RNA sequence: GCGCCUGUAGCUCAACUGGAUAGAGUAUCGGUCUUCGAAACCGAGGGUUGCCCGUUCGAUCCGGGCCAGGCGCG
Numbered sequence: 001g002c003g004c005c006u007g008u009a010g011c012u013c014a015a016c017u018g019g020a021u022a023g024a025g026u027a028u029c030g031g032u033c034u035u036c037g038a039a040a041c042c043g044a045g046g047g048u049u050g051c052c053c054g055u056u057c058g059a060u061c062c063g064g065g066c067c068a069g070g071c072g073c074g
Base pairs, nucleotide, nucleotide: 001073002072003071004070005069006068007067010026011025012024013023019057028044029043030042031041032040050066051065052064053063054062
């Protein structure tokens, strides 16, 4: 330099063929329980879906460019 893959909550990941208020686990915080913790159960907060532009009535999803990481080739 070229090709392919990946980028969504603090972390690990979903989200169907473009249409639901973008969810789950874990972590954090609060509550129940307990002598106190842990565990268990209940609840809460936490998101510019990497960035910009485009297509569309509508984009996490499709197209283009850029950035970052991984793999391969030279």
Predicted 3D model of a 74-nucleotide RNA (transfer RNA) from Candidatus Ancaeobacter aquaticus.
It matches the Rfam family "tRNA".